Parts: sequence; C1' cells; structure tokens
RNA sequence: AAACGGUAUAGGGGAGAGAUCAGCAGAGUCUGGGACACAGUAGUGUGUUCAAGGCCGGUGCUGGCGCCGAAGGAGCAACACCCAGGAAACUCUCAGGCAAGAAGGACCCGAUACCCGAC
Repeated sequence: AAACGGUAUAGGGGAGAGAUCAGCAGAGUCUGGGACACAGUAGUGUGUUCAAGGCCGGUGCUGGCGCCGAAGGAGCAACACCCAGGAAACUCUCAGGCAAGAAGGACCCGAUACCCGAC
C1' cells in the first nucleotide's frame, strides 16, 4: 500500500398473481319531472337548482372466494448426536401483494464513505 470481504448512502436494473364477485358511497352521463330567472305574440328555448330511475367506471371502503411470493416472518436437511444449535432464491403464507400507473421489492451492477486486510 492493494485486491477480496463487511457496513451505510444515493443511483440503475428488477418478477409473480382475479381487468374476480357482492354491498355501500362518490364522480360522470342519459331520461322524464318540480322550482326559480331570462327571452319571446305564442308554441317554446336557455341557464341554475332539487329529488327519482337507468347506465357506468379502473374512484374509495368493507366482506367472500381464488391466487402470488422476491419486504418482513415462520419451518426444516446434512452436521451434531444429551439438550441445544443449525441455510436458502426450498417449504408455509401470519403479514404483504394480485389491470395499467404509483408505491414496495429479495437479488444483481457500478459509485462514494468508513471498517477489515495492516505491521
């Protein structure tokens, strides 16, 4: 003094699974109706507002069923053999997640700082 390794920070990449069902609410749109105002000789028209009904969406919440695993969590093999300990990208699915987008995301890449290496 360096590589390797460790920690932290920000950056880049980063999958899977219902465009599911039901209910409630909200936004939008359509229908006729009520009230008010304006215009008009009249038929009527325009605007605002109120309730009802229908459609609807990629909005929210709740519940059901189905599903995913790569935050987190839990379980286990060899080993050891008294107890205990004992890994994962394996298994489970508590949590989390399931159109796109956003967020999250194990892991990978390079960068910076510190530690180790290292007397």